Model confidence (mean pLDDT): 77 of 100. This is a predicted structure of a 73-nucleotide RNA (Fluoride riboswitch aptamer (crcB RNA motif)) from a Candidatus Melainabacteria bacterium.

[in-house]
RNA sequence: CAACAGUUAGGUGAUGAAGCUCACCAGGUUAUUUUAACCGAACCGCUUACGAGCCGAUAGCUUCUACUAAAGA
Numbered sequence: 001c002a003a004c005a006g007u008u009a010g011g012u013g014a015u016g017a018a019g020c021u022c023a024c025c026a027g028g029u030u031a032u033u034u035u036a037a038c039c040g041a042a043c044c045g046c047u048u049a050c051g052a053g054c055c056g057a058u059a060g061c062u063u064c065u066a067c068u069a070a071a072g073a
Base pairs, nucleotide, nucleotide: 010025011024012023013022016064017063018062019061020060021059027039028038029037030036031035045054046053047052
């Protein structure tokens, strides 16, 4: 320096992706057990006379993408 093997780097925050920051959850049981199944948490927008209405691609910042509006070429 390279190769191989093992372990760890979890999840979520009302519509997509990435980076940074913040917040929250973070477990349990069973079995035929180095795997599998089941259960649980954070989380799942607002108003309403229930007829209907409001609103954002962000938790926050930046960038990209999709959509919409205006102006210019």
Annotation
Of the family's consensus pairs, 100% are formed in the model.